A computed fold for a 523-nucleotide part of an RNA from a Cyanobacteriota bacterium, annotated as large-subunit ribosomal RNA, domain I. The coordinates come from a structure-prediction model, not an experiment, and the mean pLDDT is 81. It matches the Rfam family "Bacterial large subunit ribosomal RNA". NCBI's taxonomy places the organism under Bacteria, Bacillati, Cyanobacteriota.
Context: one part of a larger RNA
RNA sequence: GGCUGAUGGAGGAUACCUAGGCACACAGAGGCGACGAAGGACGCGGUUACCGGCGAAACGCCCCGGGGAGUUGGAAGCAAACCUUGAUCCGGGGGUCUCCGAAUGGGGCAACCCUAAACAUGACCACUUGAAUCCAUAGAGUGGCCCAAGCGAACCUAGCGAAUUGAAACAUCUUAGUAGCUAGAGGAAGAGAAAACAAACGUGAUUCCCCUAGUAGCGGCGAGCGAAGCGGGAACAGCCUAAACCAACAGGCUUGCCUGUUGGGGUUGUGGGACAGUAACGUGGGAGCCAGCGGCUAGACGAAGCAUUUGAACGAUGCACCAGAGAAGGUGAAAGUCCUGUAGUCGAAAGCUUAACGCCCCUAACUGAAUCCCGAGUAGCACGGUAGAGACCCCGUGUGAAUCUGCGAGGACCACCUCGUAAGGCUAAAUACUCCUGUGUGACCGAUAGCGCAUAGUACCGCGAGGGAACGGUGAAAAGAACCCCGAGAGGGGAGUGAAAUAGAACAUGAAACCAUCAGCCU
Numbered sequence: 001g002g003c004u005g006a007u008g009g010a011g012g013a014u015a016c017c018u019a020g021g022c023a024c025a026c027a028g029a030g031g032c033g034a035c036g037a038a039g040g041a042c043g044c045g046g047u048u049a050c051c052g053g054c055g056a057a058a059c060g061c062c063c064c065g066g067g068g069a070g071u072u073g074g075a076a077g078c079a080a081a082c083c084u085u086g087a088u089c090c091g092g093g094g095g096u097c098u099c100c101g102a103a104u105g106g107g108g109c110a111a112c113c114c115u116a117a118a119c120a121u122g123a124c125c126a127c128u129u130g131a132a133u134c135c136a137u138a139g140a141g142u143g144g145c146c147c148a149a150g151c152g153a154a155c156c157u158a159g160c161g162a163a164u165u166g167a168a169a170c171a172u173c174u175u176a177g178u179a180g181c182u183a184g185a186g187g188a189a190g191a192g193a194a195a196a197c198a199a200a201c202g203u204g205a206u207u208c209c210c211c212u213a214g215u216a217g218c219g220g221c222g223a224g225c226g227a228a229g230c231g232g233g234a235a236c237a238g239c240c241u242a243a244a245c246c247a248a249c250a251g252g253c254u255u256g257c258c259u260g261u262u263g264g265g266g267u268u269g270u271g272g273g274a275c276a277g278u279a280a281c282g283u284g285g286g287a288g289c290c291a292g293c294g295g296c297u298a299g300a301c302g303a304a305g306c307a308u309u310u311g312a313a314c315g316a317u318g319c320a321c322c323a324g325a326g327a328a329g330g331u332g333a334a335a336g337u338c339c340u341g342u343a344g345u346c347g348a349a350a351g352c353u354u355a356a357c358g359c360c361c362c363u364a365a366c367u368g369a370a371u372c373c374c375g376a377g378u379a380g381c382a383c384g385g386u387a388g389a390g391a392c393c394c395c396g397u398g399u400g401a402a403u404c405u406g407c408g409a410g411g412a413c414c415a416c417c418u419c420g421u422a423a424g425g426c427u428a429a430a431u432a433c434u435c436c437u438g439u440g441u442g443a444c445c446g447a448u449a450g451c452g453c454a455u456a457g458u459a460c461c462g463c464g465a466g467g468g469a470a471c472g473g474u475g476a477a478a479a480g481a482a483c484c485c486c487g488a489g490a491g492g493g494g495a496g497u498g499a500a501a502u503a504g505a506a507c508a509u510g511a512a513a514c515c516a517u518c519a520g521c522c523u
Base pairs, nucleotide, nucleotide: 001522002521003520004519005518006517007516008515009514016473017472020445021444022442023441024440025439026438027437028436029434030433031151032150039100040099041098042055043054044053046078047077050074051073052059061094062093063092064091065090066089070082071081072080105114106113107112115118121148122147124144125143126142127141128140129139155186156184157183158182159181160180166173170220196203197202207234208233209232210231217225218224238426239425240424241375245264246263247262248261249260250259251258252257253256269404271374272373273372274371275368276367277366278365284362285361286360288359289358294353295352296351297350299346300345301344305319306318307317308316309315320337321336322326328340329339330338380399381398382397383396384395385394406421407420408419409418410417460467461466480507483494484493485492486491
């Protein structure tokens, strides 16, 4: 020096565990904000650096309920207190709520300064003033109002709108109307009661799912892109206006019309309505208001086991019991019968929610055919454009109708036929999503996993935008090692605790690399 074995050191793998995550289901909630939000700064404790809680009324105040023995948060100690005259704690309703922040009296380098009391600005209402320019208008000002703003994870609608990429290069194309930016809204949004589909038969608003179908088609006919009707389901809900006509009021002037406001009337495509007659006063409906039962926000009751063994029994042994409860968690090992619970049953002063009932609101038909009405810079057309294969739509410029014997569509276009009735508006449900709350589940993870975080957007890095970790386990209980010895201490040896100290805080198990010591063998 090597090999082998043993004993240790170092290290923290492995198995076990879980305080934390992940996914989904069901239900709730789907907003907060000038009554000052979200988010913060600074404070508040006997002692207080951090976290959590709270706001100068500051680890908390008041009221109403629950609850019933301890309490003064995580978090010990010391000190001092509170509590069966019901504390701490839990629920509901109030009060307080510094400063910054939309931040709003003015300013500002946020959490500060100044004035001295103030909705800053905008919208809306009223009034006063008031140009060019006569009336007027623009503008200016005053008062009122408490309407807007700002924040928020995804979902939604709209506007703007890439590139990497693919095409094995690349330009049309694709990625993709995606990402991103912006505006706006709601608990959903959007769409929606046929100027629809269809095809010679018919359907009867919209939305979503399955299918149709990778079909019809589109495409440097390359790469690729890619429907719709039907059919089957989910859910179902329909309405209000404009006009014709009538009345009242106001204004205008050519004096018998016009315009405006309000009310009535009216709402359709087997065309409807006005108009002229006939008949009815009831029936049906509601998406509005109020709100009962019920539900939510604290809770309550709730069966049945002992002995031996053991450090400890929940295991084993022996003998029992409950079960509308043998879900689960905890307890010194593995508990239906020890604890919390579970099945089952009950419960609200206060707040929230909720469908009945009630109130309120809406509501018809038939006949006649002369006249009138049935949404105009609209439809259509030309040119250009978005999307698209194009038709049908939509946008810009120009042009520009008809009036029910009308007009549009049926995928270039024409005819016939069929379907519908544009140029006004509203509309629940079925659908999308989850920052958040509750309950439950898992052939989900178990500390290099699972969220980045067993907590942390911390430490740290960066001027900044931003990037961004790691670290879990003594023991049943601290019983956390009094006292003695070596040592400056660190550390160790005794003693003691404990079932165990090779469980001693660098603490459960304790692999390997690596380092020692001892023994054997070889050189």